[in-house]
The part of an RNA shown here (large-subunit ribosomal RNA, domain IV) has 323 nucleotides and comes from Dasya binghamiae. It matches the Rfam family "Bacterial large subunit ribosomal RNA". Gene Ontology terms of the family: structural constituent of ribosome and ribosome. Model confidence (mean pLDDT): 81 of 100. A source record names the gene rnl. The organism belongs to Dasya, within Eukaryota. The full RNA is in RNAcentral, with records from ENA.
Context: one part of a larger RNA
RNA sequence: UUAUAUUAAAGGAACUCGGCAAACUAUUUUUGUAAGUUCGCGAUAAAAAAUACCAUUAAAGUAAUUUUAAUGGAAUAAAAACAAAAGCAACGACUGGUUAACAAAACCACAGAACUCUGCAAAUUUUUUAAAAGAUGUAUAGGGUUUGAAGCCUGCCCAGUGCUUAAAAGUGAAAAAAUAUAAAAUAUAAAGUUAAUAUUAUAAGCUUAAGUAAACGGCGGUUCUAACUAUAAGAAUCCUUAGGUAGCGAAAUUCCUUGGCGGGUAAAUUCCGUCCUGCAUGAAUGGCGUAACGAUUGCUUUACUGUCUCUAAUAUAAAUUCA
Repeated sequence: UUAUAUUAAAGGAACUCGGCAAACUAUUUUUGUAAGUUCGCGAUAAAAAAUACCAUUAAAGUAAUUUUAAUGGAAUAAAAACAAAAGCAACGACUGGUUAACAAAACCACAGAACUCUGCAAAUUUUUUAAAAGAUGUAUAGGGUUUGAAGCCUGCCCAGUGCUUAAAAGUGAAAAAAUAUAAAAUAUAAAGUUAAUAUUAUAAGCUUAAGUAAACGGCGGUUCUAACUAUAAGAAUCCUUAGGUAGCGAAAUUCCUUGGCGGGUAAAUUCCGUCCUGCAUGAAUGGCGUAACGAUUGCUUUACUGUCUCUAAUAUAAAUUCA
């Protein structure tokens, strides 16, 4: 000097990105227990008291080296192990799973919800085309996609892209077929053969039409107006397939921004509540709120402490220096 432990006057987070680390609490018995709530929970909530050992007495017990209570005694003041607690908010309902060796989470999954395909030799998947899974199942079944408990809800747009449907119409390939035409070679000629041209009839698809958004997705601008002012219920106009509804909102989304106001602090770019001027919120790419849950994230309080003011000492081990 380093590491691992132990202790510390006064203060008690002043440390620090941040209470990181450490400390506090801890067993058992008795009492007591809030908001909220899906009535199950929350809850060991919180908070308070007692709880070493020995003797005597009483009660309980069949009894015990048992349990409880009361009284008294003495000195050694009582092992190890064993939760710190509370509040506000964000996200995800929950238990569960995940980056073997930097990330355990707000990611994944989940029960539940919706759409879609599939009538059984099912769809779908593997595939050597034989077979197998699906399934010794049969639409209350199976496959795919999205969302993600329960609660309250899920608005408008089918113009674009996609999907579904459509005995009409247009367009629509080659092969094969039919018909016609003219030509060539062979042949005495015809028939036949070979090759070419034209026409006819023909599929999916495309055009077209309709439907469909819990399909991919999308959801405006300008000007004016009320008897103070301000604001604009309202009016006009342009564009659009339709112009963002309910809800939420400086948000895990807000650039300007440390937005304005209120709370908390002596003092806060964080935090909580509210406003709405939403650069660039918004409804299963789900919207909003939510009890319980979380080694999740932000903030606050009590307790506690060498984190700090400000360091010091001790024990053990190692390194270093000297002998």